[in-house]
Context: one part of a larger RNA
C1' cells in the first nucleotide's frame, strides 16, 4: 500500500446522487408529554431529575447523616429525536443464491355461477375432491380496513333472457339422371324388372341474423364560432358529430410535454420539498375517486442533536502485503 480497529486542534454536513458509513442516544427510578385521533391511541412522544460507597434507623419501599473521585445504569449489555409530503390501512407474504418493495395476500365490498349425484377441479374410466358440506354454504372474476362516495353510455363486443321470421348439419325423402342386361327392331336405336352409381323438391336443432336486458361486464365518456358598457373572461346563443359527450372529488400530480409554468414559504442562495392557481400534451370515481388515525430496514424534503462524511490530514494497534532467513 489492503483489510478490520482505536485516538484526534478549530469547524460541524461545507461531504455526497443521498448523513452512505460512523457517531450521538441508551439500563432503571421520578417529573413531565403537543398536534391528530378510529377515543384504543400517538407516547419510551418531545423534554428535564435522580443514580456509588460507608454507617444508623427502617413499616424493607424507603429517610437521614458521612467519604471520594473529572465521571456512581463507573467494565459488558443497552432506542438518536422531531416536523412535512408520496404510497400502501394494519400483523404478514416474495424473486432459496443481485430486487423485500408502492408489488402479494389481508379482513371488508361487489358481481357470476350452484337446489345436491351442485357448480367448478382432476382422471380414458372406474371414481375422487368439493363435502362426511347444503346458499349465513361452496366455487370464480374484481376491488381492497374505515370514512364520504361511485356520475352519463348498451352503439360495438361479451353475457343473459326471448322466440314470429330469415339462414343452417347429419339425417330421413325419393322427383329424376346414368350403367348393365331380357326383349323389340332391318338397322340406327329404344329398352321392363332387378343388381349397381347418382341425385332435386321437401322435412329438419342449437348456432348465426333479429328483438330485448345488462357496466363493482369488456369498454367509452367531442369539435367549431359568435356575445357582457376599458380590457379581458364568457354565465349566454349558434352549428356539425356522437351511443353518449368527464359529474363529484383531485390536479404541473408515483400521471405535465412545452417546463426549473407562475405565485407564496423554506435557504444567503432551492431543476428537488410544501403550500396554491388551472392552461388535465395524456386525472377520474371497485382497471375504483378523494381524504384518513395507526403501522413501514418503503420513497420524498426539512430541522435539532451528533460526530474524521468534509476542511484536511495525523497518529496509534492487529492481521496481511513487502524484505530477509
Nucleotide at each position: 500500500c489492503u483489510a478490520u480497529c482505536g485516538u484526534u486542534a478549530a469547524g460541524g454536513a461545507a461531504c455526497u446522487c443521498g448523513g452512505c458509513a460512523a457517531u450521538u442516544u441508551a439500563g432503571c427510578c421520578c417529573c413531565g408529554u403537543a398536534a391528530c385521533u378510529u377515543c384504543g391511541g400517538g407516547a419510551g412522544a418531545a423534554g428535564g431529575g435522580g443514580u456509588a460507597c460507608c454507617c444508623a434507623c427502617u413499616u424493607c419501599g424507603g429517610u437521614g447523616g458521612g467519604u471520594g473521585a473529572c465521571a456512581c445504569u463507573a467494565a459488558a449489555u443497552g432506542g438518536g429525536c422531531u416536523c412535512a409530503a408520496g404510497u400502501g390501512a394494519c400483523u404478514g407474504u416474495u424473486u432459496a443464491a443481485c430486487a423485500a418493495a408502492a408489488a402479494c395476500a389481508u379482513a371488508g365490498g361487489u358481481c357470476u355461477g350452484u337446489g345436491c349425484c351442485a357448480a367448478a377441479g382432476c382422471g380414458u374410466a372406474a371414481g375422487c375432491u368439493g363435502a362426511u358440506g347444503u346458499a349465513u354454504a361452496c366455487a370464480g372474476g374484481c376491488u381492497g380496513a374505515u370514512a364520504c362516495c361511485u356520475g352519463c353510455c348498451c352503439a360495438g363486443u361479451g353475457c343473459u333472457g326471448g322466440a314470429a321470421g330469415g339462414u343452417u348439419a347429419a339425417u330421413g325423402g325419393g322427383a329424376g339422371a346414368g350403367g348393365u342386361c331380357a326383349g323389340c327392331g332391318c338397322a340406327a336405336g329404344c329398352g321392363a324388372a332387378g343388381c349397381c352409381u347418382u341425385g332435386a323438391a321437401c322435412a329438419a336443432a342449437a348456432g348465426c341474423c333479429c328483438c330485448a336486458g345488462u357496466g363493482a361486464a369488456c369498454g367509452g365518456c367531442g369539435g367549431c364560432c359568435g356575445u357582457a358598457a376599458c380590457u379581458a373572461u364568457a354565465a349566454c346563443g349558434g352549428u356539425c358529430c356522437u351511443a353518449a359527450g368527464g359529474u363529484a372529488g383531485c390536479g404541473a400530480a408515483a400521471u405535465c410535454c412545452c417546463u426549473u409554468g407562475u405565485c407564496g414559504g423554506g435557504u444567503a442562495a432551492g431543476u428537488u420539498c410544501c403550500g396554491a392557481c388551472c392552461c388535465g400534451c395524456a386525472c377520474g370515481a371497485a382497471u375504483g375517486g378523494u381524504g384518513u388515525a395507526a403501522c413501514a430496514a418503503c420513497u420524498u424534503g426539512a430541522g435539532c442533536g451528533c460526530u474524521g462524511u468534509c476542511u484536511u490530514g495525523a497518529c496509534g494497534a492487529u492481521a496481511g502485503a513487502c524484505u530477509c532467513g